[in-house]
A computed fold for a 97-nucleotide RNA from Lysobacter sp. HDW10, annotated as Bacterial small signal recognition particle RNA.
The RNAcentral record of the sequence draws on ENA and Rfam.
It is recorded under the gene name ffs.
Its Rfam family is "Bacterial small signal recognition particle RNA". The family's RNA type in Rfam is non-coding RNA gene.
Lineage of the source: Bacteria > Pseudomonadati > Gammaproteobacteria > Lysobacterales > Lysobacter.
RNA sequence: CCGUCGGCCCCUCGCGACACUAACCUGAAAACUCCGCCAGGGCCGGAAGGCAGCAACGGUAUUAGGCGACGUGGGUGCCGAGGAUCGUUGGCGGGGC
Numbered sequence: 001c002c003g004u005c006g007g008c009c010c011c012u013c014g015c016g017a018c019a020c021u022a023a024c025c026u027g028a029a030a031a032c033u034c035c036g037c038c039a040g041g042g043c044c045g046g047a048a049g050g051c052a053g054c055a056a057c058g059g060u061a062u063u064a065g066g067c068g069a070c071g072u073g074g075g076u077g078c079c080g081a082g083g084a085u086c087g088u089u090g091g092c093g094g095g096g097c
Stems, first nucleotide, its partner, number of pairs: 001094008010083005015077002018073003024066005034059003042051003
């Protein structure tokens, strides 16, 4: 120097770990303004009945926590498969000085 095989680097995929999130679970929650239902009271009506509707109550927006993917992510992995082989490194073979 050439050839060849392998490791690393690089690319893709898989699997795993990690992080985040959806969903789900639990709690709090519209005394300013959401939804439902609306005692009392109010309004209409001769009445029967009807209407709007505060508080309470029940929800929800929102919010705290839990759990957490078959979702998302990457300066993730002494993992697996494949690729690439320009680089780097080791083995082997050959050649030259």